[in-house]
RNA sequence: AACUUUACGGAGAGUUUGAUCCUGGCUCAGGAUGAACGCUGGCGGCGUGCCUAAUACAUGCAAGUCGAACGGGGAUGCAGCGAUGUAUCCUAGUGGCGACCGGGUGCGUAACACGUAGCUGACCUGCCCUUCAGCGGGGGACAACAUGCCGAAAGGCGUGCUAAUACCGCAUAGACUGGGGGUGCUUAGAAAGCCCUCAGGAAACUUCCGGGGCUGAAGGAGGGGGCUGCGGCUCAUCAGGUAGUUGGUGGGGUAACGGCUCACCAAGCCGACGACGAGUAGGGGGCCUGAGAGGGUGACCCCCCACACUGGAACUGACACACGGUCCAGACUCCUGCGGGAGGCAGCAGUAAGGGAUAUUGGGCAAUGGGCGCAAGCCUGACCCAGCAACGCCGCGUGGAGGAAGAAGGUCUUCGGAUCGUAAACUCCUUUUGAGAGGGACGAGGAAGGACGGUACCUCUUGAAGAAGUGACGGCUAACUACGUGCCAGCAGCCGCGGUAAUACGUAGGUCACGAGCGUUAUCCGGAUUUACUGGGCGUAAAGCGUGUGCAGGCUGUUAGGUAAGUGGUGUAUGAAAGCGCUCGGCUUAACCGGGCGAGGCUAUGCCAGACUGCCUAGCUAGAGGCAGCCAGAGGGACAUGGAAUUCCGGGUGUAGCGGUGAAAUGCGUAGAGAUCCGGAGGAACACCAGAGGCGAAGGCGGUGUCCUGGGGCUGACCUGACGCUCAGACACGAAAGCACGGGGAGUGAACGGGAUUAGAAACCCCGGUAAUCCGUGCCGUAAACGAUGCAGACUAGAUGUCGGCGGUCUCAACCCCGUCGGUAUCGCAGCUAACGCGCUAAGUCUGCCGCCUGGGGACUACGGUCGCAAGACUAAAACUCAAAGGAAUUGACGGGGGCCCGCACAAGCAGCGGAGCGUGUGGUUUAAUUCGAGGCUACACGAAGAACCUUACCCGGACUUGACAUGCAGCUGCAAGGGCGCGAAAGCGCUCCGCCUUCGAGGGGGCUGCACAGGUGCUGCAUGGCUGUCGUCAGCUCGUGCCGUGAGGUGUUAGGUUAAGUCCUGUAACGAGCGCAACCCUCAGCUCUAGUUACACGGUGUCUAGAGCGACUGCCCGCGAUAAGUGGGAGGAAGGUGGGGAUGACGUCAAGUCAGCAUGGCCUUUAUGUUCGGGGCUACACACACGCUACAAUGGUCGGUACAAUGGGUAGCCAAGCGGUAACGCGGAGCUAAGCCUAGCAAAGCCGAUCUCAGUUCGGAUUGUGGGCUGCAACCCGCCCACAUGAAGCUGGAGUUGCUAGUAACCGCCGGUCAGCCAUACGGCGGUGAAUACGUUCCCGGGCCUUGUACACACCGCCCGUCACGUCAUGGGAGCUGGUCACGCCUGAAAACGGUGGGCUAACCGAGAGGAGGCAGCCGUCAAGGGCAGGGCUGGUGACUGGGACGAAGUCGUAACAAGGUAGCUGUAGCGGAAGCUGCGGCUGGAUCACCUCCUUU
Repeated sequence: AACUUUACGGAGAGUUUGAUCCUGGCUCAGGAUGAACGCUGGCGGCGUGCCUAAUACAUGCAAGUCGAACGGGGAUGCAGCGAUGUAUCCUAGUGGCGACCGGGUGCGUAACACGUAGCUGACCUGCCCUUCAGCGGGGGACAACAUGCCGAAAGGCGUGCUAAUACCGCAUAGACUGGGGGUGCUUAGAAAGCCCUCAGGAAACUUCCGGGGCUGAAGGAGGGGGCUGCGGCUCAUCAGGUAGUUGGUGGGGUAACGGCUCACCAAGCCGACGACGAGUAGGGGGCCUGAGAGGGUGACCCCCCACACUGGAACUGACACACGGUCCAGACUCCUGCGGGAGGCAGCAGUAAGGGAUAUUGGGCAAUGGGCGCAAGCCUGACCCAGCAACGCCGCGUGGAGGAAGAAGGUCUUCGGAUCGUAAACUCCUUUUGAGAGGGACGAGGAAGGACGGUACCUCUUGAAGAAGUGACGGCUAACUACGUGCCAGCAGCCGCGGUAAUACGUAGGUCACGAGCGUUAUCCGGAUUUACUGGGCGUAAAGCGUGUGCAGGCUGUUAGGUAAGUGGUGUAUGAAAGCGCUCGGCUUAACCGGGCGAGGCUAUGCCAGACUGCCUAGCUAGAGGCAGCCAGAGGGACAUGGAAUUCCGGGUGUAGCGGUGAAAUGCGUAGAGAUCCGGAGGAACACCAGAGGCGAAGGCGGUGUCCUGGGGCUGACCUGACGCUCAGACACGAAAGCACGGGGAGUGAACGGGAUUAGAAACCCCGGUAAUCCGUGCCGUAAACGAUGCAGACUAGAUGUCGGCGGUCUCAACCCCGUCGGUAUCGCAGCUAACGCGCUAAGUCUGCCGCCUGGGGACUACGGUCGCAAGACUAAAACUCAAAGGAAUUGACGGGGGCCCGCACAAGCAGCGGAGCGUGUGGUUUAAUUCGAGGCUACACGAAGAACCUUACCCGGACUUGACAUGCAGCUGCAAGGGCGCGAAAGCGCUCCGCCUUCGAGGGGGCUGCACAGGUGCUGCAUGGCUGUCGUCAGCUCGUGCCGUGAGGUGUUAGGUUAAGUCCUGUAACGAGCGCAACCCUCAGCUCUAGUUACACGGUGUCUAGAGCGACUGCCCGCGAUAAGUGGGAGGAAGGUGGGGAUGACGUCAAGUCAGCAUGGCCUUUAUGUUCGGGGCUACACACACGCUACAAUGGUCGGUACAAUGGGUAGCCAAGCGGUAACGCGGAGCUAAGCCUAGCAAAGCCGAUCUCAGUUCGGAUUGUGGGCUGCAACCCGCCCACAUGAAGCUGGAGUUGCUAGUAACCGCCGGUCAGCCAUACGGCGGUGAAUACGUUCCCGGGCCUUGUACACACCGCCCGUCACGUCAUGGGAGCUGGUCACGCCUGAAAACGGUGGGCUAACCGAGAGGAGGCAGCCGUCAAGGGCAGGGCUGGUGACUGGGACGAAGUCGUAACAAGGUAGCUGUAGCGGAAGCUGCGGCUGGAUCACCUCCUUU
């Protein structure tokens, strides 16, 4: 490549996160069922129906039949007078055959039980078939029956009679059986077969004369027994098992082989290829699922096995150790006259019980099949049918067509409408099914004969007539609204819904799905490549043994030949039927059923092939090993030895401290420390060299020398010739800590003591200090024993450093350089990876072998076992619980991480607050009410820029009810407003007077009645709009396209400079753009021009006013800088680098504030939560806080004199002059709708002068009294002002805290809004006087950018650990208590069988007899179910108490971990501690930060 054949097939989703990728579990959609439950239910066909208690069973039936084996009995007919005979029928018994089939169940069984393929030369076989032969002649009994007796019964005993196809001899017999001999294929060997010979062994008769039956032998068919290979469960926390055990010889036994059994002999046999033990279980064909491979299962049907109340045993028989037989034992039930007996539904029905749950005590032998019989026939709960059950599969129906006024009604609604919906009504039509009536089968192969069944089926009549539900509708997942409810009630498969707008709860309407069903639950497979053979993994997610040596096992270089076990091909045999696939056919179809073909086995066997694997043989040298030469090294062990330092001891010098810390103290020291010098003792460790350097298998190894010793590398290519790789178990080594014994002990140092720190401090820090650390010997056997990376081999770009060797080049010799082999390290291509990263030292591409993983917790645990002196190590679960636990990376946020930079942030200053009195606000308390809101910064002189009434929302009381206010409709109306009168606190309620217009219909307005509706400062700012605060006038926040990344996302926006600024410049996989910044706008400062009411010197002017312009741009100069942006300085200028001030507030954050400004969804209220009136309250007062005012005085108070503003306001107003009053104020009335008049002669601080003299004062003014004034309907609660009098606290304010960087702070007064008045000291403005200080960015606070760590993402006010306390649950230990089960030991021991025995009994045969043979019973033994006693193994239940564990919205104590988590963390071990934990020793980086060293990459 072609041909042939076969095959028709594989979908995902939700859930870990702020988001992402990955890992990983949980969950869902599918199919299935012997099902059950809920709701519902018309018909038919075909199937199916105790899965639990192999629990117990009432009642009936389920195995009988034969008179053609036999004797008897009975009934009837006939004959006979009768006896009797005969015929027919029935029958208990003897006898024969059957009862061993059929039917049930799944207890037991892990086994030759089953399946499959074989073997049986080691066997049996009734009935049936075929063939050969025979059927001769005798004998003795026993039932029935009769009779006697016992017993309640069941039943039994004695005596007597009797037949047979019953029983027993004899004869005959071969091709039968046994013995002997011969022969002899095959075989490992024989016992087969054949021949000869000896011995032994049969029978039954009956007849209707056809036959039926009997005996021996051979063969067949079918059935059965036995043996073997292979195959199919779980646990190794079952590792050793075994005494008839393994084999032999011999005896016994069986149909037959065999330790099947016994005696003796030998000591074997089985087992990691899983013996033995334990648990579970009938096996198969098949069935369900699945793309398949597989997984699960063993109902119905078929085959096999096992069992029949439990256990044991045999008998009979062809076959049984026998479901509806026997014996014994046991438990249970029943009967009983108490002496004894009876029973076995796991047959069909049925009952009780158990259970979520499973049917009729039906009909029939008509069919099929079975037993008996010659047959007729009888029997058959096998079977065929019917009944019950939607339990399953299949089919049918509940009507069809038309029908828009889109009816009514329901639901929703934006009120327009939408939808239920052609749906209904209505018209026409049909009659499956139903009902009624008539006809009426096949099933029966010669006639008759049918349980089903008057059924199926056919015809007629009738009438849309009698016939629809269930579940769901948040996502997965197809289908949405309303109301109710308010973390309640409830839902839920997973994620999750429900706390007042719920598509998730409940109901309704609608919709979706399926439909006589639909859902739920349970179970199995699938999805799940989530046990991965097909088809997974192990650096960090779970997972490489700490390391090596190495037996078994697995795998194994290259060439050739042979073989044919594996392998491939092709035949043969078999793989029962049913089932399955295809196809044809039968029921109207289908389900169902029938025919044909096919598929299906790691099966057995013949033949062929010979590539590959295996095996055998012979070679090879590339693997491996050896040999020779050379080399490096902290490789290991032993012995010896050296100096420095610490400590101690002795001595000298010397005097008051030393030591230690963040700071201290404990401690040492005048008895002389520390310091210093000399001498000595002792132990431990080896500075520099030293390096990411070297060595080792790992742990690990470091002064020097000697001895002993292991491994490695390079070069040569001389030898062997695959000798190799890996490795379960095993063995060895194995840091630190720890243990035992003996030494040693300088320093360090768990525990411990003391001092500090602290709320505490069982710690961190300090002073001491024991074990230990060191040595010898022996244990232990673990570590973050790490490269978190098993070992070996091969292949796959490079670059660089370094260590060891060799070669080349070069050199005087070297170095350098080039090449190569072996180590070690960094970067990196391809490739791999979830990413991080790995990258010839792989985590790439392959091969071999080993180890290990399968969600988190429970649990590096318990129990059991092994090891250990102990500590403990190794091995290693389950219940229960969660919907995740994780890995890598991303964006943020955060850090008691880092870098850079801002800000009245600190610092430097000035003035305050916090103390006093008063004002105001708030909390709290009080109250009938003290209305409500605002709550760190960002609430608290805030809403409120005016609470005596009003306001007013609160309280008390009086009133009104279409209403105080709006709109519409209907009806009625001589009628409002206003005045008067009465009641009343008023509101209001009554009475009365007057009363618009007119075209005379009425109209406008009003009133009354009624209906719609009004009203609500009632609730929800967490349903909202709008507006506002705050971060913050901080410099940020984003987008398009491109590029990078699997993706979240990144880049741009980072970097170098610079700026107030993401301002600008440069660089740059980015290039651009938007919202912000800046500028544009207003105002103030200078100038010019224009105009001018007012003002004035009265005429022009302009210092005033208001309008238009100019002016400032780093423009100019110098320096710095990169030549840039910009920056420092200077000139000029009124002003200089944003000139001062204002307006202006990005994306967003705080569910920030406001439903009481307004608007508004929803809810609530409607003679009240609305409206109105009077009074009260919001003004309360032990207290606490906040914002202020006034002070405490001499820089001051008081008195007198005197100077200078600006912004504003004014007709219901500002109010002049003048007058009165001490004054508040009154009288008065000019002027002014304002640059004009008034406030206002505008000020005060200031200046000049006087006085006070340090005192609670001539400071300070609270409080109180009296008398006045003003506003207002009204100053009691509760106003302001004036005068006189009174004269409190307070002498500069603790901790702490606020504002301000220049015309600013501070001080001083003036004006305004609101407003009748005013509790304004508040707020908003205006001008006057007018400072100090900033070195600087370490620190506090807030913010911006980059980076780093993170277990945070509600984002550090985060997360989170452990003890304790409480509740619930499961579980371990536990003095024990109590079951189940399994063997063993001893005792006892039924029935039965076998053996023995011989003294009882005894028909057939022998014998003339006596007697014998044989038999029966008895007794003994063997065996032995069961029972008893004792100890034990395994496995349950329970148990005072006890251990930990899990879970549980708001318990207690601390703060261990995550940031450098505030002492980096983790780790093995040891000690200690309420707890997390702390400390010692050794280890790890899975540690932040800074500095240093070195290296790499790029230039």

This is a predicted structure of a 1499-nucleotide RNA (small-subunit ribosomal RNA) from an uncultured Anaerolineae bacterium. The coordinates come from a structure-prediction model, not an experiment, and the mean pLDDT is 84.